[in-house]
Context: one part of a larger RNA
């Protein structure tokens, strides 16, 4: 000087407390451990691994296993020779491939040249093989915590100190005051995006107040530029104003005005560093290793196994509910090898059909919960839907291993969950549906979107984590 303390002081955080909803019990989905296996590819392991890499394993992917094959190679550059090669057809084979037939390029000054394939030799290719404790890059975490440093000066023999401590204050090393310090940098804040109010400009595909036409209904049409909305540019919030407190400061409390008030809400943004943290399997890369194999191709299998254990979720156990009927109101997105309307068929999944749309125009696309009417009456039920049977639909060469969906039948566990434990402070939790990426197909996951919409916070004694000062120390 740090680190640590079941030392002290001050302060903060859904850290506790106060509340609400969960998890831990059940069934299922998914990840992991373990076990099994020819293989169940590899990585990730307290917080910060475990719906994680994977935004989508039937083949492919695929790295694993078995079998069948290749050896200048599936891919790149160079040399020589030869020829077209590819493609199509037949035979064989599980395919890769082997083999037979067919087939035949462009330019040309006819010397040749160009791209392409095959053969041969070697230089070499290739490796998701090892080492993340050799590395770059990227990322997680403490933590959006308020800290981390430097120049000059001063103090100290020196390590170092001072500044950065102190009195106030703040979300903040934020600001004010004081001070052997005076300044500065990286952080904080602001500048950026979005949301909440509004002016101007602009009106099509959006809108419809007035006028006219028109309809079963309808901005459907003429028209309009008011309104909504869209999207460009401005305004607006700054403790600016008033009062109290304070040191006449910073600031704080209350009020006015205002759509918004004290960083308005949300996001992007992550200092010096810590964990030899993660990643050699995104990629790059040193060294080591393999080279008729640790490389390459193919078929099939596996990654989907199952006594069990854990994590994360979904669905429930019901009446604030289930079912039936009729009936409202979103936002944000996606769409051409795409989204696919109307009409028709089917109980349905879906089929047929093909209008329109590279889309404020068309389509996906009926939002659902809510509200209205009816039924069920406390029951393992008109709750719950696992499991299983049968029949069908879709994608795709192909759904046996191993996809999703529909109908009928079947109807399991489950009556609110031990110790313990998680999230959340407002348009939040809870609850309801909708969309997107990936994607042929496959979503309870992930990323977004809106609808309905709470309770509680006395307080900081205690648990956890963190910041500043101080003290002790057998630690560095």
């Nucleotide at each position: 000087u740090g680190a640590c303390g079941g030392g002290g002081g001050c302060c903060c955080g859904c850290a506790c407390a106060a509340g609400c909803a969960g998890c831990g019990g059940a069934g299922c989905a998914u990840g992991u451990g373990g076990u099994u296996u020819a293989a169940u590819u590899c990585g990730a392991c307290g917080c910060a691994a475990c719906g994680c890499g994977a935004a989508g394993a039937a083949c492919c992917u695929u790295a694993c296993c078995a079998g069948g094959u290749c050896u200048u190679g599936a891919c790149a550059u160079c040399c020589a020779g030869u020829u077209a090669a590819a493609g199509c057809u037949g035979u064989u084979g599980a395919a890769a491939g082997a083999u037979a037939g067919u087939g035949u390029c462009c330019c040309u000054u006819c010397g040749g040249g160009g791209g392409a394939a095959c053969u041969g030799a070697g230089a070499c290719a290739g490796g998701u093989g090892g080492u993340g404790c050799a590395u770059g890059g990227u990322u997680g975490u403490c933590g959006u915590c308020a800290g981390c440093u430097c120049g000059u000066g001063u103090c100290g023999u020196g390590a170092g100190a001072u500044g950065u401590u102190g009195g106030g204050u703040u979300a903040a090393g934020u600001c004010c005051c004081g001070c052997a310090a005076c300044g500065a940098g990286c952080g904080c804040a602001a500048c950026c995006c979005u949301u909440a109010u509004u002016g101007a400009u602009a009106g099509u595909u959006a809108c419809u107040a007035a006028c006219g036409c028109g309809u079963a209904g309808a901005g459907g049409c003429g028209a309009g530029g008011a309104c909504u909305c869209u999207a460009u540019u401005g305004a607006g919030a700054c403790u600016g104003c008033c009062g109290g407190g304070g040191a006449c400061a910073a600031c704080u409390c209350g009020g006015a005005g205002g759509a918004a008030g004290g960083u308005g809400g949300g996001g992007a943004c992550g200092a010096c560093g810590u964990c030899a943290a993660a990643u050699c399997a995104u990629c790059a890369u040193g060294c080591c290793c393999c080279u008729u194999a640790u490389g390459a191709c193919c078929u099939g299998g596996g990654c989907u196994a199952c006594a069990c254990a854990c994590g994360u979720g979904c669905u429930a156990c019901a009446a604030u509910g289930g079912c039936c009927g009729a009936u409202a109101c979103a936002g944000a997105g996606a769409g051409a090898a795409g989204c696919g309307a109307a009409a028709g068929c089917g109980c349905g999944a879906g089929c047929c059909g093909g209008a329109g749309c590279g889309g404020a125009u068309c389509u996906c696309a009926c939002a659902a919960a809510a509200g209205c009417g009816g039924u069920c009456g406390a029951a393992g039920u008109u709750c719950g839907g696992a499991u299983u049977g049968u029949g069908g639909g879709c994608u795709g060469c192909a759904a046996c291993c191993c996809g999703c969906c529909c109908a009928c039948a079947u109807g399991a566990a489950g009556u609110c969950g031990g110790a313990g434990u998680u999230g959340c402070u407002a348009g939040u939790a809870a609850u309801c549906g909708c969309g997107g990426a990936u994607c042929a197909g496959c979503a309870u996951g992930c990323c977004g979107c809106g609808g309905u919409g709470a309770a509680u916070a006395c307080g900081u004694u205690c648990c956890c984590g963190g910041g500043c000062c101080u003290u002790g120390u057998a630690c560095a």
The part of an RNA shown here (small-subunit ribosomal RNA, 3' major domain) has 476 nucleotides and comes from an uncultured bacterium.
The RNAcentral record of the full RNA draws on Greengenes.
Rfam family: Bacterial small subunit ribosomal RNA.
Its mean pLDDT, the model's own confidence on a scale to 100, is 85.